[in-house]
Context: one part of a larger RNA
RNA sequence: UGACGGGGACCCGCACAAGCGGUGGAGCAUGUGGAUUAAUUCGAUACUAACCGAAGAACCUUACCCAGGUUUGACAUCGAUCGCAAGCCGGUGAAAGCCGGCCCUCUCCCACAAGGAGACGUGAAGACAGAUGUUGCAUGGCUGUCGUCAGCUCGUGCCGUGAGGUGUACGGUUAAGUCCGCCAACGAGCGCAACCCUCGUCCUAUGUUGCCAACGGGUAACGCUGGGAACUCAUGGGAGACCGCCGGUGUAAGCCGGAGGAAGGUGGGGAUGACGUCAAGUCAGCAUGGCUCUUACGCCUGGGGCUUCACACAUGCUACAAUGGCCGGUACAGAGGGCUGCUAAGCCGCAAGGUGGAGCGAAUCCCACAAAGCCGGUCUCAGUUCGGAUCGGGGUCUGCAACUCGACCCCGUGAAGUCGGAGUCGCUAGUAAUCGCAGAUCAGCAACGCUGCGGUGAAUACGUUCCCGGGCCUUGCACA
Numbered sequence: 001u002g003a004c005g006g007g008g009a010c011c012c013g014c015a016c017a018a019g020c021g022g023u024g025g026a027g028c029a030u031g032u033g034g035a036u037u038a039a040u041u042c043g044a045u046a047c048u049a050a051c052c053g054a055a056g057a058a059c060c061u062u063a064c065c066c067a068g069g070u071u072u073g074a075c076a077u078c079g080a081u082c083g084c085a086a087g088c089c090g091g092u093g094a095a096a097g098c099c100g101g102c103c104c105u106c107u108c109c110c111a112c113a114a115g116g117a118g119a120c121g122u123g124a125a126g127a128c129a130g131a132u133g134u135u136g137c138a139u140g141g142c143u144g145u146c147g148u149c150a151g152c153u154c155g156u157g158c159c160g161u162g163a164g165g166u167g168u169a170c171g172g173u174u175a176a177g178u179c180c181g182c183c184a185a186c187g188a189g190c191g192c193a194a195c196c197c198u199c200g201u202c203c204u205a206u207g208u209u210g211c212c213a214a215c216g217g218g219u220a221a222c223g224c225u226g227g228g229a230a231c232u233c234a235u236g237g238g239a240g241a242c243c244g245c246c247g248g249u250g251u252a253a254g255c256c257g258g259a260g261g262a263a264g265g266u267g268g269g270g271a272u273g274a275c276g277u278c279a280a281g282u283c284a285g286c287a288u289g290g291c292u293c294u295u296a297c298g299c300c301u302g303g304g305g306c307u308u309c310a311c312a313c314a315u316g317c318u319a320c321a322a323u324g325g326c327c328g329g330u331a332c333a334g335a336g337g338g339c340u341g342c343u344a345a346g347c348c349g350c351a352a353g354g355u356g357g358a359g360c361g362a363a364u365c366c367c368a369c370a371a372a373g374c375c376g377g378u379c380u381c382a383g384u385u386c387g388g389a390u391c392g393g394g395g396u397c398u399g400c401a402a403c404u405c406g407a408c409c410c411c412g413u414g415a416a417g418u419c420g421g422a423g424u425c426g427c428u429a430g431u432a433a434u435c436g437c438a439g440a441u442c443a444g445c446a447a448c449g450c451u452g453c454g455g456u457g458a459a460u461a462c463g464u465u466c467c468c469g470g471g472c473c474u475u476g477c478a479c480a
Base pairs, nucleotide, nucleotide: 001480002479004476005475007474008473010471011470012469013468015464016463019427020426021425022424023423026318027317028316029315030314031313032312033311034309035308042053043052064304065303066302067301068300069299070298073128077127078126082121083120087102088101089100090099091098092097106118107117108116109115130293131292133291134290135289139287140286141282142281143280144278146276151190152189153188154187155186156185157166158165159164170181171180172179196270197269198268199267201239202238203237204236205235206234207233211228212227215226216225217224242264245258246257247256248255249254320420324379325378326377327376328375329374330373336367337366338365341360342359346355347354348353386417391412392411393410394409395408396407397406433456434455435454436453437452438451439450
């Protein structure tokens, strides 16, 4: 100087408390451990691994296993030689490949020919390629974490023999090393804040594909139409919030209350992550040093595996019902996506879907009926009209192909489960809870995941003694 203390003082945070909902019990989905296996590819492992890399494992992917093949190679540059493109057919084979046949053929220089050059193909020998082989404890880059915590430093000066201290401490204040006062310090930098995006109010400009207040026309109905430019909305530009005003308080910074206002004291949300810590993570995204393999640890192909299953853990989904299930009727979003695409009306099918083909490269058309809600009916507390696992049968769709191993539909079947031990998690407001919708990846889909979007919409916070993490000062110290 730090780190540490079941030392002290002060202060924060869904840290506790106060509340609401979960998890831990059940079934299923997904990930992991373990076991198994020819292989079940690899990585990630307290918080900070475990719906993580993977925003899509039937083949492919694919790195693993078995089998068949290949050796200048699937890929790059150089390459003697030979040929002149592509393509088609056959044999063999599981395919990869190998073999045979057909086709008769590129451009430029040059009148043509000969010749030369180039492109393409073939290709001996060889230089070399190749490796998801190894080392994240050789590395770059990127990332997690403490933590969006308020800290981390420097120049000069001063103090100290020196390590170092001071500044950065103290008294206030703040979300903040934020600001004020004081001070052997005076200044400065990286962080904080602000500048950026978005939501909330108003003004203004422009009105099509969006809008429809007034006027005319029309309909069973609808901005349907003439038209309009008000409103909504869209897209630009601007205004607005600053403790600015008033009162109180204080030396000041500020704090408390009030007015006005769409918004009030950082208005809500996002992006933004200081010096550093963990030899944290990643050589399998990529890059890269060293090491290793080179008829194989490279490459191609078929099939299998990554989907196994006594079990254990993690994250979710669905439930155990009446604030509910089922049936009928009826209302209201936002944000997205669409040409190898989204696909309307109509028709067929109980349905998945089929048929059909209008419209739309989309404020125009489509996906697209939002669901919870509301109205009416039924069930009457039961393992049930709860719950839907599992299994049998029949189908649909995607795709070369659904056996291993896809999703969905219909009929039948109807398991566990009656609210979950010790424990443990999230959340302070348009939040929790609950309800649906869309998108990326994607042929299809194991999505109940993830990322967004809106609908309905709470309870509680006395307080800081305690648990956890953190900041600052101080003290002790047998640690560095």
Molecule: small-subunit ribosomal RNA, 3' major domain
Organism: uncultured bacterium